[in-house]
Context: one part of a larger RNA
Molecule: large-subunit ribosomal RNA, domain II
Organism: termite gut metagenome
RNA sequence: ACCGGCGAGUUACGAUUGCAUGCAAGGUUAAGUAGAAGAUAUGGAGCCAUAGCGAAAGCGAGUCUUAAUAGGGCGUAAGUAUGUAGUUGUAGACCCGAAACCAGGUGAUCUAGCCAUGGCCAGGUUGAAGUUUAGGUAACACUAAAUGGAGGACCGAACCUACGCACGUUGAAAAGUGCGAGGAUGAGCUGUGGUUAGGGGUGAAAUUCCAAUCGAACCUGGAGAUAGCUGGUUCUCCCCGAAAUAGCUUUAGGGCUAGCCUCGCGAGAGAUAUCAAAUGGAGGUAGAGCACUGAAUGUAUGAUGGCCCCGUCUUGGGGUACUGAGUAUAAUCAAACUCCAAAUGCCAUAAUGAUAGUCGCGGGAGUCAGACUGUGGGUGAUAAGGUCCAUGGUCAAAAGGGAAACAGCCCAGAUCACCAGCUAAGGUCCCAAAGUAUAUGCUAAGUGGAAAAGGAUGUGUAGUUGCACAGACAGCUAGGAGGUUGGCUUAGAAGCAGCCAUCCUUGAAAGAGUGCGUAACAGCUCACUAGUCGAGUGACUAUGCGCCGAAAAUUUACCGGGGCUAAGCAUAACACCGAAGCUGUGGACAGGACAACUGUGGUAGGGGAGCGUUCUAAUAGAGAAGAAGCCAUACCGUAAGGAGUGAGUGGAUUUAUUAGAAGAGAGAAUGCCGGU
Numbered sequence: 001a002c003c004g005g006c007g008a009g010u011u012a013c014g015a016u017u018g019c020a021u022g023c024a025a026g027g028u029u030a031a032g033u034a035g036a037a038g039a040u041a042u043g044g045a046g047c048c049a050u051a052g053c054g055a056a057a058g059c060g061a062g063u064c065u066u067a068a069u070a071g072g073g074c075g076u077a078a079g080u081a082u083g084u085a086g087u088u089g090u091a092g093a094c095c096c097g098a099a100a101c102c103a104g105g106u107g108a109u110c111u112a113g114c115c116a117u118g119g120c121c122a123g124g125u126u127g128a129a130g131u132u133u134a135g136g137u138a139a140c141a142c143u144a145a146a147u148g149g150a151g152g153a154c155c156g157a158a159c160c161u162a163c164g165c166a167c168g169u170u171g172a173a174a175a176g177u178g179c180g181a182g183g184a185u186g187a188g189c190u191g192u193g194g195u196u197a198g199g200g201g202u203g204a205a206a207u208u209c210c211a212a213u214c215g216a217a218c219c220u221g222g223a224g225a226u227a228g229c230u231g232g233u234u235c236u237c238c239c240c241g242a243a244a245u246a247g248c249u250u251u252a253g254g255g256c257u258a259g260c261c262u263c264g265c266g267a268g269a270g271a272u273a274u275c276a277a278a279u280g281g282a283g284g285u286a287g288a289g290c291a292c293u294g295a296a297u298g299u300a301u302g303a304u305g306g307c308c309c310c311g312u313c314u315u316g317g318g319g320u321a322c323u324g325a326g327u328a329u330a331a332u333c334a335a336a337c338u339c340c341a342a343a344u345g346c347c348a349u350a351a352u353g354a355u356a357g358u359c360g361c362g363g364g365a366g367u368c369a370g371a372c373u374g375u376g377g378g379u380g381a382u383a384a385g386g387u388c389c390a391u392g393g394u395c396a397a398a399a400g401g402g403a404a405a406c407a408g409c410c411c412a413g414a415u416c417a418c419c420a421g422c423u424a425a426g427g428u429c430c431c432a433a434a435g436u437a438u439a440u441g442c443u444a445a446g447u448g449g450a451a452a453a454g455g456a457u458g459u460g461u462a463g464u465u466g467c468a469c470a471g472a473c474a475g476c477u478a479g480g481a482g483g484u485u486g487g488c489u490u491a492g493a494a495g496c497a498g499c500c501a502u503c504c505u506u507g508a509a510a511g512a513g514u515g516c517g518u519a520a521c522a523g524c525u526c527a528c529u530a531g532u533c534g535a536g537u538g539a540c541u542a543u544g545c546g547c548c549g550a551a552a553a554u555u556u557a558c559c560g561g562g563g564c565u566a567a568g569c570a571u572a573a574c575a576c577c578g579a580a581g582c583u584g585u586g587g588a589c590a591g592g593a594c595a596a597c598u599g600u601g602g603u604a605g606g607g608g609a610g611c612g613u614u615c616u617a618a619u620a621g622a623g624a625a626g627a628a629g630c631c632a633u634a635c636c637g638u639a640a641g642g643a644g645u646g647a648g649u650g651g652a653u654u655u656a657u658u659a660g661a662a663g664a665g666a667g668a669a670u671g672c673c674g675g676u
Base pairs, nucleotide, nucleotide: 001676002675003674004673005672006671011091012090013089014088015087016086017085018084019083020082021081022080023079026048027047028046032042033041034040052059053058062074063073064072065071094232095231097229101222102221103220104219105218106217112196113195114194115193116192117191118190119189120188121186123155124154125153126151130147131146132145133144134143135142159183160182161181163180164179165178166177167176198214200210201209207216235610236609237608238607239606240605245258246257247256248255249254259367260366261364262363263362264361265360266359267358272356273355274354275353276352278349279348280347281346287340288338289337293334294333295332297330298329299328300327301326305322306320307319308318309317310316370395371394372393373392374391375390376389377388378387379386400411401410402409415587416586417585418584420583421582422581426577427576428575429562430561431560435574438572439571440570441569442568448564454548455547458545459544460543461542462541463540464539465538466537467536475532476531477530478529479528481505482504483503486500487499488498511526515524516523588600589599590598591597611665613662614661615660616659617658618657619656620655621654622653629649630648631646632645633644635642636641
């Protein structure tokens, strides 16, 4: 891992609701006795109901409150016994699962400390005190040489340890091996016996050790501890079908009540609910505005204050490129501003139309983590597949078609069958069903088939305006002068560093100069003008489609692909394809006047109807001429399921019907046991 078997809402006693049955103002027995451990008989103790209200006295279909006869509260309606079904309480209470807590015991053959009694430490080195001798001293001291053999001394085996590295890591080994390392006469190592016990011992102290177990050993018991947590919870079909919200919660991943679902009963039918159209209302949002409250800009005026000057110096006068109240004017802003003010939505109304629900009481729930998307907002950065509200939708609990693929987007809600038809979204060159369709334009960028500020004689359309046969625009030829090198400045400044002024003359025209240039001049050029040429040429606005801006990591990779100049974009109109939508034909089930017709996606969950297993009772059977089981099989039923047949296997039991009772259905629980 697979296969097989086992494996989870039970039982007792109460409560409550529904249903069934009996009796009914009543209903019913319990223990016990008799009996077959039965039915039944007996047994009336007891229980429930038959009257309530009040704290009570008490009164009574009423009573209590109260001054009240008002108002209000609680009452005034058939029950009871048994069975059965749902739910619930107390019990382990659907099953498995802790870590822990407590009690009583068992452990110091491992290990820690201690006690008693034994044992062990090759070899080599160093050479303390003391002593002796010699020297030395007045005597000591002191010096030297010997002797001596101390030491948690030195080197190093046994022995003990475990510092480094490697190997080993389903090991040779649940801690080792190899090569090195530390201690090795000591606080040394070790044998045997004993002792200390879990709320404890022991500890040269690491929460270390106390039998491969230690922040509290192990065993048995309390015990099925508890688990608002995780996992699992076994046959079928039919009807309906949620929630992820509010309030409260030592509450936030749990509860309770309400909301939303379901089942039963009842009420309304000239009614009720929703929608449409109609009428009447309340209101201060969007927008807008500045009349209030605030914010905020320019201009004018300029109070107050400051500064400067004058003065007869406490008082007055003048000035002010400072400050800037108020006023006027122009232009603005606001969730907590409003002189205004919608659309929707909300409330109400009585007729109409459409749909089919609505309310009350009672049984049973589930839900309290929601997700994305459109719209209106808060928060955030007008970030987030962010977060929090509101209001629709979808998913959740929804399959089908489209979006290449894609819970939440677009279309559309699957009762079943069909080798029939029509459509939706979306499509119609090929992959790939349907137009290589039609008409008119646009695009040249593979734009289409990713992106901004910004940039540009891309190109189409509409418009405004200048110049132009009295000759424009562009090109070419020629001119572009004089006063004058204007004045100032400057080393210089001559059109052209800078400052000031910017005139006059000649002329067809020519700036006290547009740019380049020089040290300064010079030189080139422009504005401007004439000629030549001969028809359009400049500027601007709006708009369609394009261009640049445009760099990323495995592989083209920003059309699904091929490929496309339309098979791209815009407009118009036609045809076709396209879904489980709609239609057609046939069938099933539910609702319904059982008739027209309507309905039948579905998680949590509610309700209904069934299939199968084991046993029991009654009745009827089968079986060695072969029961059950097993194997094979093209049969029947809407499903769970049920037959038949076999020259199969097997070798002794077993079936149907009607009822009853349950150890009553497995694929999941890191399930349990067995096999392979």